[in-house]
């Protein structure tokens, strides 16, 4: 320089055009003499930034940005 790959909740992750999910974790109430484990809720995200395309974008398409890898 040039190819690939990955960015999404505190973390690790699924979702591959049609109202954003789970695990952990955090917090709140049950339970306990008391923690811890079980059991029910709650909060927590403008999907890495910008533009296109579409009635509709996390999703398709171009720049750009950080991480990784790989080629000379």
């Nucleotide at each position: 320089g040039c190819c690939c790959c990955a960015g999404u909740a505190g973390c690790u992750c699924a979702g591959u055009g049609g109202u954003a999910g789970a695990g952990c974790g955090a917090u709140u109430g049950c339970c306990u003499c008391g923690u811890a484990a079980g059991c029910a809720g709650u909060a927590g995200g403008c999907c890495g930034g910008g533009g296109g395309u579409u009635c509709a974008a996390a999703u398709c398409c171009c720049c750009c940005c950080u991480g990784g890898g790989g080629c000379u």

Annotation
The RNA shown here (transfer RNA) has 72 nucleotides and comes from Candidatus Woesearchaeota archaeon CG_4_10_14_0_8_um_filter_47_5. It matches the Rfam family "tRNA". The sequence is in RNAcentral, with records from ENA. The source organism's lineage runs through Archaea, Nanobdellati and Candidatus Woesearchaeota.